[in-house]
Predicted 3D model of a 71-nucleotide RNA (transfer RNA) from a Pseudomonadota bacterium. Rfam family: tRNA.
RNA sequence: CGCGGGGUGGAGAAGUGGUAUCUCGGGGGUCUCAUAAGCCCCAGACGACGGUUCAAAUCCGUCCCCCGCCA
Numbered sequence: 001c002g003c004g005g006g007g008u009g010g011a012g013a014a015g016u017g018g019u020a021u022c023u024c025g026g027g028g029g030u031c032u033c034a035u036a037a038g039c040c041c042c043a044g045a046c047g048a049c050g051g052u053u054c055a056a057a058u059c060c061g062u063c064c065c066c067c068g069c070c071a
Stems, first nucleotide, its partner, number of pairs: 002069006010024004018054001026042005047063005
């Protein structure tokens, strides 16, 4: 150089064109004599830039980063 897979809240993962979801973690509340557990609520994310579309995390292009294969 070539080929394949991946990049989504602090962490780990879902999400095949129309509300971004779940678990853990963080904050607040409730319960308790108190703590833990349980229950309720809140904040927090689509690698970057373009294109297609009424509408893009999703489709297309280029680039960046990570992992692997070949030489």

Taxonomically the source falls in Pseudomonadota (Bacteria, Pseudomonadati).